RNA sequence: GAAGCUGGCCAGACAGUCGCCGUUCACGCAAGUGAGGGGAGGAAAGUCCGGGCUCCGCAGAGCAGGAUGACGGCUAACGGCCGUACGCCGUGAGGCGAGGAACAGGGCCACAGAGACGAGCGUAUUAAGUUACGGUGAAACGCGGCAACCUCCAUCCGGAGCAAGGCCAAAUAGGGUAGCAAUGGCGUUGCUCGCGCCGCUACCGGGUAGGCUGCUUGAGCCCGUGAGUAAUCGCGGGCCUAGAUGAAUGACUGUCGCCUGUCGCAAGACAGGAACAGAACCCGGCUUACAGGCCAGCUUCACUA
Numbered sequence: 001g002a003a004g005c006u007g008g009c010c011a012g013a014c015a016g017u018c019g020c021c022g023u024u025c026a027c028g029c030a031a032g033u034g035a036g037g038g039g040a041g042g043a044a045a046g047u048c049c050g051g052g053c054u055c056c057g058c059a060g061a062g063c064a065g066g067a068u069g070a071c072g073g074c075u076a077a078c079g080g081c082c083g084u085a086c087g088c089c090g091u092g093a094g095g096c097g098a099g100g101a102a103c104a105g106g107g108c109c110a111c112a113g114a115g116a117c118g119a120g121c122g123u124a125u126u127a128a129g130u131u132a133c134g135g136u137g138a139a140a141c142g143c144g145g146c147a148a149c150c151u152c153c154a155u156c157c158g159g160a161g162c163a164a165g166g167c168c169a170a171a172u173a174g175g176g177u178a179g180c181a182a183u184g185g186c187g188u189u190g191c192u193c194g195c196g197c198c199g200c201u202a203c204c205g206g207g208u209a210g211g212c213u214g215c216u217u218g219a220g221c222c223c224g225u226g227a228g229u230a231a232u233c234g235c236g237g238g239c240c241u242a243g244a245u246g247a248a249u250g251a252c253u254g255u256c257g258c259c260u261g262u263c264g265c266a267a268g269a270c271a272g273g274a275a276c277a278g279a280a281c282c283c284g285g286c287u288u289a290c291a292g293g294c295c296a297g298c299u300u301c302a303c304u305a
Stems, first nucleotide, its partner, number of pairs: 001301010012256007020039002023036005041276001045287002048285005053161004060193004065157005070084005086097004100152002105150002107146003121134004165213004175204006184198004220239008258273006
């Protein structure tokens, strides 16, 4: 100097003017006015896993079904993360991994070869595919391969979901038809048993679909420190950072910053550009998308000393 690997971070900043949403204070009967302070991400995406939370079910048992699969640890939990071993890829830093069982059973195995699990070509041999050799192939009289094929083994798993649920107000037709009915029906995946309730199912028709809440203080974030290889955990201190509801979080101007190009000895000047993408109960992961840039550690190559 170039090319890589791993981890972390930024994703423009400041000011002014106008506009929107929440909140605190003051004034006001109210509408509202003034002031303060706050307002979309590292993935908010996918809806793929796991939970917190809410409701149902005397919440139980079995079957079916589903998921995971080396060992140890972390976590609320996980199919996640960390470490160690083993295997594969890479010169390397590193990356990936499908991971119990092939004599419980079934199934499949390209090409070559006569034939790939009751098979059997050629030569010799034998009463006899009885015995021996040869050819093809990774593998041929069989204890070969595949279970990211079915299956077996071990462990785990109730369901539905904020459109969950709770409260208030209002309105209507506690309407009609058909069927089942205690040997029945219903009860949050399916079946059976148990348990609980006493009506249930389908269709037609009518009313309401409004408001409040859930709704943001969290398994929260930041700093320091201790333990640990690490994931992570303990202790101390500090901070409060959207809660909309047809859906706010914006627009304009100026300056500075970043990137690219041109001119220039340089200072600098001019022009252009800035990705992926927008909360909707919340959180931990995984996966996917991403212009430009910064920091730290490590690896390889070339050159110089």